[in-house]
RNA sequence: AUAUUAAUGUGCCAAGCAUGGUGUGAACUAUGUACGGAAAACCUCAGGUCUUUGGAGUAAAUAAGAAUGUCCGAAGAUGGCUGGGUUGCAGAA
Repeated sequence: AUAUUAAUGUGCCAAGCAUGGUGUGAACUAUGUACGGAAAACCUCAGGUCUUUGGAGUAAAUAAGAAUGUCCGAAGAUGGCUGGGUUGCAGAA
C1' cells in the first nucleotide's frame, strides 16, 4: 500500500408513508419521520425490471376495429436490482 473484516469512534444516507412541486409516464425533487444500509457515496459500461413510442405478427370474432399478452427497434427511468468502474472513515487479526 492492497484485499477481507472483528471491536470501537466521529458521524453519514434515508425505504415506506404524508404534504407541496416537476414529468405523458416509469419516476424525480423539497420538508417531516425512519425500513434499513460499511459504501444505501458517484458513474447507465453489460444485463435485468419498468415507462413512452414505431413496426411486425398471432388468438378470438361473419368481417373490420379496439384492448391485453408475444417479438424486434428507438428514447427514457431505476445506482436502495445484479455485475463492473472510481473515490472514502476507524483500526485488531

c-di-GMP-I riboswitch aptamer from Methylophaga sp., 93 nucleotides, folded computationally. Rfam family: c-di-GMP-I riboswitch aptamer. Gene Ontology term of the family: cyclic-di-GMP binding. The sequence was found by an Rfam model in a public genome assembly.